Description: The part of an RNA shown here (small-subunit ribosomal RNA, 5' domain) has 476 nucleotides and comes from Brevundimonas sp. Lineage of the source: Bacteria > Pseudomonadati > Alphaproteobacteria > Caulobacterales > Brevundimonas. Rfam family: Bacterial small subunit ribosomal RNA. Gene Ontology terms of the family: structural constituent of ribosome and ribosome.
Context: one part of a larger RNA
RNA sequence: GAGCGAACGCUGGCGGCAGGCCUAACACAUGCAAGUCGAACGGAUCCUUCGGGAUUAGUGGCGGACGGGUGAGUAACACGUGGGAACGUGCCUUUUGGUUCGGAAUAGCUCCUGGAAACGGGUGGUAAUGCCGAAUGUGCCCUUCGGGGGAAAGAUUUAUCGCCAUUAGAGCGGCCCGCGUCUGAUUAGCUAGUUGGUGGGGUAAUGGCCCACCAAGGCUACGAUCCGUAGCUGGUCUGAGAGGAUGACCAGCCACAUUGGAACUGAGACACGGCCCAGACUCCUACGGGAGGCAGCAGUGGGGAAUAUUGCGCAAUGGGCGAAAGCCUGACGCAGCCAUGCCGCGUGAGUGAUGAAGGCCUUAGGGUUGUAAAGCUCUGUUCACUGGGAAGAAGAUAAUGACGGUACCCUGAGAAGAAGCCCCGGCUAACUUCGUGCCAGCAGCCGCGGUAAUACGAAGGGGGCUAGCGUUGUUC
Numbered sequence: 001g002a003g004c005g006a007a008c009g010c011u012g013g014c015g016g017c018a019g020g021c022c023u024a025a026c027a028c029a030u031g032c033a034a035g036u037c038g039a040a041c042g043g044a045u046c047c048u049u050c051g052g053g054a055u056u057a058g059u060g061g062c063g064g065a066c067g068g069g070u071g072a073g074u075a076a077c078a079c080g081u082g083g084g085a086a087c088g089u090g091c092c093u094u095u096u097g098g099u100u101c102g103g104a105a106u107a108g109c110u111c112c113u114g115g116a117a118a119c120g121g122g123u124g125g126u127a128a129u130g131c132c133g134a135a136u137g138u139g140c141c142c143u144u145c146g147g148g149g150g151a152a153a154g155a156u157u158u159a160u161c162g163c164c165a166u167u168a169g170a171g172c173g174g175c176c177c178g179c180g181u182c183u184g185a186u187u188a189g190c191u192a193g194u195u196g197g198u199g200g201g202g203u204a205a206u207g208g209c210c211c212a213c214c215a216a217g218g219c220u221a222c223g224a225u226c227c228g229u230a231g232c233u234g235g236u237c238u239g240a241g242a243g244g245a246u247g248a249c250c251a252g253c254c255a256c257a258u259u260g261g262a263a264c265u266g267a268g269a270c271a272c273g274g275c276c277c278a279g280a281c282u283c284c285u286a287c288g289g290g291a292g293g294c295a296g297c298a299g300u301g302g303g304g305a306a307u308a309u310u311g312c313g314c315a316a317u318g319g320g321c322g323a324a325a326g327c328c329u330g331a332c333g334c335a336g337c338c339a340u341g342c343c344g345c346g347u348g349a350g351u352g353a354u355g356a357a358g359g360c361c362u363u364a365g366g367g368u369u370g371u372a373a374a375g376c377u378c379u380g381u382u383c384a385c386u387g388g389g390a391a392g393a394a395g396a397u398a399a400u401g402a403c404g405g406u407a408c409c410c411u412g413a414g415a416a417g418a419a420g421c422c423c424c425g426g427c428u429a430a431c432u433u434c435g436u437g438c439c440a441g442c443a444g445c446c447g448c449g450g451u452a453a454u455a456c457g458a459a460g461g462g463g464g465c466u467a468g469c470g471u472u473g474u475u476c
Base pairs, nucleotide, nucleotide: 001476002475003474004473006472007471008470009469010468013345014344015343016342017341018340019338020337021303026301027300028299030298031297032296035062036061037060040059041058043056044055045054046053047052069256070255071254079180080179081178082177083176084175087173088172089171092169093168096165097164098163099162100134101133102132103131109124111122112121113120114119140149141148142147154161155160156159182228184226189219190218191217194216195215196214197213198212199211200210201209231253232252233251234250235246236245237244238243258279259278260277261276281292282291283290284289309335311334312333313332317331318329319328320327321326348378349377350376351375358369359368360367361366382417387409388408392403420465421464422463423462424461425446426445427444431460432459433458434457435456441448442447
């Protein structure tokens, strides 16, 4: 000098754009943040013009594995980059073929019944795109090449939407490898599923991933092991560069969801707002037993130098479901708060010498503040008023805007409502007087102050930056 997710002190007019718990991955009151489909199904309730329609608890389907948060853990194939072979894939596109015949249940419902509640138990009867069996099977899978295995679901407004098998693809994901990736040797040895083989199990798939047997290997001063620290990257800051520091916001990947463990369902999870077990904590209880998880958006307590509203809307973009209308969406779009930052604008312009008054200094003549003020002539950014008023909307037309009567435009009035902060010994731009008297104090370094202090305090004057200015912290 430059930078900052900054904080503190003094000060503070407006707008645009951005940013806003870096600390306790501390604990959380309350509300909301993931639903949707009646064109899969039988009921129930309501309305009815008796044609039908509306609502929906339940069964069923799809979605809840995305989106959103956080950085605790992790020094690792976690990440970055470049490759690889032994894999999977709902929805989407594409190829070929099929969609036949049956069956048994079960929730809702009825009745009985347990419990304080959470939630159940039993009886009877019922539907389906829920479940099961048979058939077929071009293709598909396995094969000792003889053979063996295995599918489907219908709905309705009659034109579509579906369902099953299969081919290829796209996108996505799992796995493996080369290279790169912090500090410590005051950590020198580490390792028994350890290293390899054979055979099996398991998986979508390779593999000590797991198991039985066999062999005795494997890593290491080119730093193994251990301790500490840390999410990684694109990037960001600085620097002429090399480099150093860093990883807030935005984007990609990873990990986590009160702590630890385990699986279920599913195309996909070992699953933030799913389930089970254990621990800690909080709450309810009729003491038998139950409920909960903000590192989602707001918000509260606490910690801290320090970080915002319990706002509006689905109008746009995007997502889920649906044939659609639509519903849901604290993603998102906006608004609110904060000079936290960057950028822009303003606090007036011109003229004006008797160089007014006042202040300060003075050699007492004067000098300076200073064209500064007043006065005169203008302007009207912005502020406040009146009237008008968007784009953003893309859907044939029509209708549809949270922001918002906002931005913007117009009208008339009036200089009106708007300047501070730091510094002035040298470094370093800027000097005098008074007060104080090694006191009070200053200070980044050198150093000032003990009676003439340009260094302390005040005043006048001056210098710098400016809605900011200085200090502190931190990086280069």